Notes:
The RNA shown here (small-subunit ribosomal RNA) has 1555 nucleotides and comes from Syntrophothermus sp. Rfam family: Bacterial small subunit ribosomal RNA. Rfam links the family to the GO terms structural constituent of ribosome and ribosome. The organism belongs to Syntrophothermus, within Bacteria.
[in-house]
RNA sequence: UUAUCGGAGAGUUUGAUCCUGGCUCAGGACGAACGCUGGCGGCGUGCCUCAGACAUGCAAGUCGUACGGGGCAGCGCAAGCUGCUGAGUGGCGGACGGGUGAGUAACACGUGGGCAAUCUACCCACGCGCCCGGGAUAACACCGCGAAAGUGGUGCUAAUACCGGAUGAACCGAGUGUAGCGCAUGCUAUGCUGGGCAAAGGUGGCCUCUUCACAAUGCUACCGUGCGAGGAUGAGCCCGCGGCCCAUUAGCUAGUUGGUGAGGUAACGGCUCACCAAGGCGACUAUGGGUAGCCGGCCUGAGAGGGUGGCCGGCCACACUGGGACUGAGACAAGGCCCAGACUCCUACGGGAGGCAGCAGUCGGGAAUCUUGCACAAUGAGCGAAAGCUUGAUGCAGCGACGCCGCGUGAGCGAUGAAGGCCUUCGGGUUGUAAAGCUCUGUCUUCAGGGACGAAAGUUUCACUGCGAACAGUGGUGGAAGUUGACGGUACUUGAGGAGGAAGCCCCGGCUAACUACGUGCCAGCAGCCGCGGUAACACGUAGGGGGCGAGCGUUGUCCGGAAUUACUGGGCGUAAAGGGCGCGUAGGCGGCCUGUUAAGUCGAGUGUGAAAUCGCACAGCUCAACUGUGCAACUGCGCUUGAAACUGGCGGGCUUGAGGUCAGGAGAGGGAAGUGGAAUUCCCGGUGUAGCGGUGAAAUGCGUAGAUAUCGGGAGGAACACCAGUGGCGAAGGCGACUUCCUGGACUGCACCUGACGCUGAGGCGCGAAAGCUAGGGGAGCGAACGGGAUUAGAUACCCCGGUAGUCCUAGCCGUAAACGAUGGGCACUAGGUGUGGGAGGUAUCGACCCCUUCCGUGCCGCAGUUAACGCAAUAAGUGCCCCGCCUGGGGAGUACGGCCGCAAGGUUGAAACUCAAAGGAAUUGACGGGGGCCCGCACAAGCAGUGGAGCGUGUGGUUUAAUUCGACGCAACGCGCAGAACCUUACCAGGGCUUGACAUCCCCUGACCGCUGUGGAAACAUGGCUUUCUGGGUUCGCCCAGACAGGGAGACAGGUGCUGCAUGGUUGUCGUCAGCUCGUGUCGUGAGAUGUUGGGUUAAGUCCCGCAACGAGCGCAACCCCUGUCCUGUGUUGCUAACACGUAGAGGUGAGCACUCACGGGAGACUGCCGGAGACAAUUCGGAGGAAGGUGGGGAUGACGUCAAAUCCUCAUGGCCCUUAUGUCCUGGGCUACACACGCGCUACAAUGGUUCGUACAACGGGCAGCGACACAGUGAUGUGAAGCCAAUCCCUCAAAACGGACCCCAGUUCGGAUUGCAGGCUGCAACUCGCCUGCAUGAAGCCGGAAUUGCUAGUAAUCGCGGAUCAGCUACGCCGCGGUGAAUACGUUCCCGGGCCUUGUACACACCGCCCGUCACACCACGAGAGUUGACAACACCCGAAGCCGGUGAGCUAACCCGAAAGGGAGGCAGCCGUCUAAGGUGGGGUCGAUGAUUGGGGUGAAGUCGUAACAAGGUAGCCGUAUCGGAAGGUGCGGCUGGAUCACCUCCUUU
Repeated sequence: UUAUCGGAGAGUUUGAUCCUGGCUCAGGACGAACGCUGGCGGCGUGCCUCAGACAUGCAAGUCGUACGGGGCAGCGCAAGCUGCUGAGUGGCGGACGGGUGAGUAACACGUGGGCAAUCUACCCACGCGCCCGGGAUAACACCGCGAAAGUGGUGCUAAUACCGGAUGAACCGAGUGUAGCGCAUGCUAUGCUGGGCAAAGGUGGCCUCUUCACAAUGCUACCGUGCGAGGAUGAGCCCGCGGCCCAUUAGCUAGUUGGUGAGGUAACGGCUCACCAAGGCGACUAUGGGUAGCCGGCCUGAGAGGGUGGCCGGCCACACUGGGACUGAGACAAGGCCCAGACUCCUACGGGAGGCAGCAGUCGGGAAUCUUGCACAAUGAGCGAAAGCUUGAUGCAGCGACGCCGCGUGAGCGAUGAAGGCCUUCGGGUUGUAAAGCUCUGUCUUCAGGGACGAAAGUUUCACUGCGAACAGUGGUGGAAGUUGACGGUACUUGAGGAGGAAGCCCCGGCUAACUACGUGCCAGCAGCCGCGGUAACACGUAGGGGGCGAGCGUUGUCCGGAAUUACUGGGCGUAAAGGGCGCGUAGGCGGCCUGUUAAGUCGAGUGUGAAAUCGCACAGCUCAACUGUGCAACUGCGCUUGAAACUGGCGGGCUUGAGGUCAGGAGAGGGAAGUGGAAUUCCCGGUGUAGCGGUGAAAUGCGUAGAUAUCGGGAGGAACACCAGUGGCGAAGGCGACUUCCUGGACUGCACCUGACGCUGAGGCGCGAAAGCUAGGGGAGCGAACGGGAUUAGAUACCCCGGUAGUCCUAGCCGUAAACGAUGGGCACUAGGUGUGGGAGGUAUCGACCCCUUCCGUGCCGCAGUUAACGCAAUAAGUGCCCCGCCUGGGGAGUACGGCCGCAAGGUUGAAACUCAAAGGAAUUGACGGGGGCCCGCACAAGCAGUGGAGCGUGUGGUUUAAUUCGACGCAACGCGCAGAACCUUACCAGGGCUUGACAUCCCCUGACCGCUGUGGAAACAUGGCUUUCUGGGUUCGCCCAGACAGGGAGACAGGUGCUGCAUGGUUGUCGUCAGCUCGUGUCGUGAGAUGUUGGGUUAAGUCCCGCAACGAGCGCAACCCCUGUCCUGUGUUGCUAACACGUAGAGGUGAGCACUCACGGGAGACUGCCGGAGACAAUUCGGAGGAAGGUGGGGAUGACGUCAAAUCCUCAUGGCCCUUAUGUCCUGGGCUACACACGCGCUACAAUGGUUCGUACAACGGGCAGCGACACAGUGAUGUGAAGCCAAUCCCUCAAAACGGACCCCAGUUCGGAUUGCAGGCUGCAACUCGCCUGCAUGAAGCCGGAAUUGCUAGUAAUCGCGGAUCAGCUACGCCGCGGUGAAUACGUUCCCGGGCCUUGUACACACCGCCCGUCACACCACGAGAGUUGACAACACCCGAAGCCGGUGAGCUAACCCGAAAGGGAGGCAGCCGUCUAAGGUGGGGUCGAUGAUUGGGGUGAAGUCGUAACAAGGUAGCCGUAUCGGAAGGUGCGGCUGGAUCACCUCCUUU
């Protein structure tokens, strides 16, 4: 100084949020296995599966100092002695050591106790002994049997083998005393009397004793031996407590429980037996079933816990399976025995042998687990006096990265940041100081040399010492001598050499550290969860790079953790899973105030135990560490002793506040029984009366001329009780509603008194329990499942209608369930208020109980604190506490199956699993949606006008066709759209003919022209000729050179692509929509998504403005600013204009002149709800009016918020990626885009008289014009042609506008309407009008007589109608488009409805947002499960049969050495064989039980991108939904009865809040 140092989260349900809740991940561990890889060492560790089977070797022997004899060797003349050795008798040991975990849920284990109920060989210490005899028997010899194993007979012999007798300090019985002690039975100590029981010798030495003796029957030492009593060690038995699962195991038990007696055991005991009694165990879980060796410990965890029991240690059990005893101190032993069984082996077929769960090893099984090693040197064990022998215990070595620990694979310097690789925006970046190179080091490996610790002993000997007579001998202590090592020539150490021999594995979308490229294209594949992959994949595969760990790294499996996700520590139940339908009450749990006592719980102190190892701390030993040692701490437990007495408990006494009672009151649809009443429906009878009634959205079925409905009178019968009636009352709940009587339960209030904790809750149990349903008998008016009919419908097994049975009602009995709900168990206490209402009491006041105040019980609403995930709850708690009960633990499967219980049945109750999913849910939020609601707007409807849809033609599209009919656009928002001009071109398409650095761009080289003009071939492109010949700049020696432009040729880089992807993009555009919205900052509210602002009251075209308001401000939109137009003023005044003046014409602003007017171009003014009145809130604003050219944004335009539609466009353009490269590029000719049975869109012209034709007369605006507009004149019927002025345009031209108006004709007709179509003849443009242009003239003269369903536009200078211009353009398909002006209406009551939109609100199971979601049958595939005639196996038990070995009992006429009697023969005692009996393993038979496997078929369930039928649910889901029950139906489901709100909407009533 230390020994209490410690607790992290993340992903995934949603558009988003909070919560609930599951799934998954990050950590640690392992006796592991698998994949890839692998240098060294140390320490550990290694069949988890078949307690499967085992070849071979070894694993338990030893003693000659217990005994006899055999063999061999040595010595000796011999007798004999000494030594070695195999077997035998005898002793000790084979009960230890070693293995395994099958069995066992048990006193088996752990822990603490008990034995006054016990044993203990060897060992220690103590006491006393060891006397006298006897008969056998192995070995051995001989003779047999047998294949063998083995065995029989005869004969000989020894002992520490066996037997008899003696003795008895003690010991054991019997009888009888004394003392002490214990919880009891009893125990201990000590007397007396009489009885019973022992023994073995061996070795060495000596002569002290005995003895004649050097010998031993003596002595002595050691060893051995007998008895007794102790110790130690080990064992046995008993008890308290503790530790698995299932109640779908609830009752179990006959030796069972106890007693008496006996037997048995070392010992208690039903341990066994006889008799007697009838007990014993169990909800505090007996019995049964399943699983399992238990513990110290180990892993995990903050802990509490959870999991586990391999190695090491303790205990238990087992030894091929089952049974049994023998021997022994100890076993029911297993490297002993007997029997039975299975298996294996030998055999001469007669019979025998065997047991690796000892160490190695083999086969098998398995994902998987080692050498047939060395040594007894050490430690230990057995035997021996000892030397010593034995020891697969053990010590070591070998194999395996199986684990832990340590070391190495090099270190320093080294930038040109080398090469190579990869990426790249082509600049570079990165690999990367990494390499190379230079300078070093030498661990490990390799070679060579040295070389341990572990060894202490034993033996021999010396000294001292004990015993002893002793100098023998032996014990003790100390010394000396010479020995003993498997590991191993190992550890360690020295030297040498040289960077030399030594790096991989996983990962890189998030969690989770680490990113790029290529390949692939919902394929191949990945994946722990979420999820990646359908052409730009950080997620697949590869590469480069990076991250992590490292001789390992990943994967798989298992356990704990995270998981507060079983919650003791430490959770919940209104709506998420979860309160029992309700009560009574048993056990149990819990329990008021005061006091005494006790000390079980509780707390303190001491003590015993809690083995060692392990963990922790400190120190120490291997170089460190792992590993190991020593000490301490700890082991949270249990026992004993002692103390305290607050609290809990026990016992006693008391109290009254909890609870109950007596008395007096009043309230009530509380329950049961009997009786009574009126209204209504229906039916019957009669009267009146006539054609309908009834019913519905509309109808029909039905009823009615046989008289209905309607109406009046009379009667019958059943059921239910209008008004009163009320978030009123009563009841435990279900539930209870006319009135009266009787019987009866409970609650409330008030005053006084009584009992004295008598209480609360309540597992089981018992009772009650809506509706439906069941049984039996009644009853039956109305209603009304089923059923019939009529409708509706695609269908309609429904909703609607007409009928209608069960049922609904009563009696008796079942059933026992509901959304049996407040989705809220019961009790007690506490914690702001306010306001209704029902029943009481009191006070004040009063004539009065009218009001008012206080209080108790009930029943509602609002609301504070608090609480809640939120919604909400809030004294009637979902707040704060205590007590008791019930229940929950992801969704589906499923409240299903099986089993049990209940029921007549229907069914109820209890109640799983396989399999499958990553969610399923609750509350709230924002949207979207609704066949929800409110408010509002829009040519949205309505009111009107004109159309479309019918005809012909034009045009676009679809379709079809084609060599091609290029491509795109597809509801609104594609379809006279891209195309504001397809005969060639365009042109992208098709056919054919050509080109290949290219038609076009840049770079390089060569040439010098090219162009132009003109031939030939050709359809042209093109090919091939002729003529003709450079330009610019600079330099110059004037020859020319250089550079550039241009053209031709050549090589390659490259060009080119209207090829693909608009779902990779930019840009542009459409649309909602010119709709009034969309947001932000700060603040505030909410856990949060989010809300507020932006809602509300008004108002507006408008989120326009005003007011109010936890909001205050701001931005993008709206409006305004801009343009055109409408009035006026002003400036300027040509090309415009012309009033006045002048000139002038056929006519004319034609001319002079002028700028007044018109007009043009500039600049300004004007309109702001400014003014008045009404309304409104004193506002905003609105209505009316005045003035004004114009009045409430005057009209029109431009202007398009945040965003939506993966909207459109890669073919305008741009652009990533991909693709083509003598072609998908490019050139050319011809064709096609113009096709034509059809269908649709948009238009034109019409169908005529408001018209057509013709003649005449009048009035515009916007625009355009030089490759142009073209006057005018002439020709032509005309298109047009010829000539030609003017005009670059307020100047000239296009350019006479038409409708209109005036006149004439037509007279209702397929026409003088209509003009399609066709023929002929012309004109124009163009290189060229065949496919395929326009125009003109003449002729022809189709359909069409106003258009079905349906549908479009338009609210005023609008619709309608009339013409004019322009772009594109050679021409034109233009009837299109974009503009211009002329003429010029009708209607709007209004917002119910259709469509679209805006705001608020409501519901939602939608969020890809209703074109949403979603249910069930059927069909197909796969999967697991239930039932199933049965089949088959396993296990435990029962009954009976048979019954081995063996113990015990009986018998024992056979056999029998020791002892006794006897001279002997013989007999006796005792024993043995044999036999009998009880018990009993295995086996057999039988009927049941439990569990498993399997089974034709069958049932539902689950899962599966695009199957079928419908539409049940979510919105009022189009019939509100749901629960229980009954019934019906292809299916979802429908209907009846009762219930619930977890139903929208509207109205009414009541209550509450604010003013």